[in-house]
c-di-GMP-I riboswitch aptamer from a Deltaproteobacteria bacterium, 79 nucleotides, folded computationally.

Formats: sequence, structure tokens, C1' cells
RNA sequence: GUUUAAAAAGGCCAAACCUGUCGUGAGGCAGGGGGGGAAAGCUACGGGUCUUUUCUGAAAAAGACAGCCGGACGCAUGA
Repeated sequence: GUUUAAAAAGGCCAAACCUGUCGUGAGGCAGGGGGGGAAAGCUACGGGUCUUUUCUGAAAAAGACAGCCGGACGCAUGA
């Protein structure tokens, strides 16, 4: 590199968007949907981004996001 045969798997999650609902908001939840993902499961007391409030500003406090980077743990096949 080519050919032949067999086993396992043939499952999971769910972006944008739409509808409903909660929230001042970022965004969360449920249903539809499916761009993608081999950790797109977990983790907010590491960094980062976003929201609200205060403030002349720098900044501070409270919150949100892990499908931004990280952190810890794990599943399957072959070599």
C1' cells in the first nucleotide's frame, strides 16, 4: 500500500433561531430546532468576558457565563 473476514458501536449532548416563563439585566428553565462537540459531563474561592449599582473618574461591590482559557474526575474501540 492492497485484498478479505469478524467483533463492538450505530448511542450521548444540543448552537443560532422560534414559543412560553423567571429576572432591571447579563442570563436561567421548559418545548421545538440542529450549527457543531470525543469530555459541549463536573467545577464560578484560578484567569477572563458580560450585567447591575455606587462613583468626578480610576476603581469597588453584587451577580451571570464553563460551548473563552484553565482545574479535577471519567467512558468506548483499535494499535

It was read from a public genome assembly, where an Rfam model found it.
The prediction has a mean pLDDT of 80.